Transfer RNA from Adineta vaga, 72 nucleotides, folded computationally. It matches the Rfam family "tRNA". From the family's description: Transfer RNA (tRNA) molecules are approximately 80 nucleotides in length. Rfam classes the family as a transfer RNA. Its mean pLDDT, the model's own confidence on a scale to 100, is 82. The RNAcentral record of the sequence draws on Ensembl Metazoa.
RNA sequence: GGGCGUGUAACUCAGGGGUAGAGUGUUCGCUUUGCAUGCGAAAAGUCCUGGGUUCAAAUCCCAGCUCGUCCA
Numbered sequence: 001g002g003g004c005g006u007g008u009a010a011c012u013c014a015g016g017g018g019u020a021g022a023g024u025g026u027u028c029g030c031u032u033u034g035c036a037u038g039c040g041a042a043a044a045g046u047c048c049u050g051g052g053u054u055c056a057a058a059u060c061c062c063a064g065c066u067c068g069u070c071c072a
Base pairs, nucleotide, nucleotide: 001071002070003069004068005067007065010024011023012022013021018055026042027041028040029039030038048064049063050062051061052060
């Protein structure tokens, strides 16, 4: 330098046009003399950035950036 892929909650990942979710973690409550475990609840998102298509875009298209991988 070129090809392909990746980017969504603090972390690991689903979701591929119509209200953004799970597990782990965090906070609060119950249980305990106390801790852990268990149970219940809550908070936490500009869906990498910009543009395009569409009534409507996290999702489709284009460009850029990040990281990974392959080739040279």